SAM riboswitch aptamer (S box leader) from uncultured Ruminococcus sp., 91 nucleotides, folded computationally. The coordinates come from a structure-prediction model, not an experiment, and the mean pLDDT is 84. The model forms 97% of the base pairs in the Rfam consensus.

RNA sequence: CUUAUCAAGAGCGGCGGAGGAACCAGGUCCUGUGAAGCCCGGCAACCUGUUAUCAAGGUGCCAAAUCCUGCGGUAUUUACCGAAAGAUGAG
Numbered sequence: 001c002u003u004a005u006c007a008a009g010a011g012c013g014g015c016g017g018a019g020g021a022a023c024c025a026g027g028u029c030c031u032g033u034g035a036a037g038c039c040c041g042g043c044a045a046c047c048u049g050u051u052a053u054c055a056a057g058g059u060g061c062c063a064a065a066u067c068c069u070g071c072g073g074u075a076u077u078u079a080c081c082g083a084a085a086g087a088u089g090a091g
Base pairs, nucleotide, nucleotide: 001091002090003089004088005087006086011040013039014038015037019030020029021028024070025069026068027067041062042061043060046058047057048056049054066085071082072081073080074079075078
């Protein structure tokens, strides 16, 4: 860079100790009833393999829609659609 997906699913475990929800801004949340991170466990089925259904291997994922808004459009005080940006797989 191209392409597919992103409203489903997944712990009442151990270590760890104060932050976390990608970046910036705003909001809203999670968190000492224990954040991040690591291990174990689990979910899923993109790739490999394989009997086209298994979950062995390579990734990925396990609060809230990718937590919401940011740009554009339609209708109007909120909703919908799309884009951008981002994440993940494959090339």